Transfer RNA from Hadarchaeaceae archaeon (SeqCode), 73 nucleotides, folded computationally. It matches the Rfam family "tRNA". The family's RNA type in Rfam is transfer RNA. Model confidence (mean pLDDT): 82 of 100. The same sequence occurs in records of 2 taxa. RNAcentral holds the sequence, with entries from ENA and MGnify. Lineage of the source: Archaea > Hadarchaeota (SeqCode) > Hadarchaeia (SeqCode) > Hadarchaeales (SeqCode) > Hadarchaeaceae (SeqCode).
[in-house]
RNA sequence: GCCGCCGUAGCUCAGUUGGAAGAGCAAUCGCCUUGUAAGCGAUAGGUCGUGGGAUCGUGACCCACCGGCGGCU
Numbered sequence: 001g002c003c004g005c006c007g008u009a010g011c012u013c014a015g016u017u018g019g020a021a022g023a024g025c026a027a028u029c030g031c032c033u034u035g036u037a038a039g040c041g042a043u044a045g046g047u048c049g050u051g052g053g054a055u056c057g058u059g060a061c062c063c064a065c066c067g068g069c070g071g072c073u
Base pairs, nucleotide, nucleotide: 001072002071003070004069005068006067007066010025011024012023013022019056027043028042029041030040031039049065050064051063052062053061
């Protein structure tokens, strides 16, 4: 330098079939318990890497850039 994959909640990831975002763990609160843990329930937490474009409408499609991983030379 070229090619491919990935970037979504604090962490690990789903959603890639365009109609507008979820799970598990962690956190907070409550229930239970003599108490703690475990268990059960609830709550909060997101400019979906950045910018632009196509579309009535994008996390998803197109382009560029940034970061990470891998391959080739």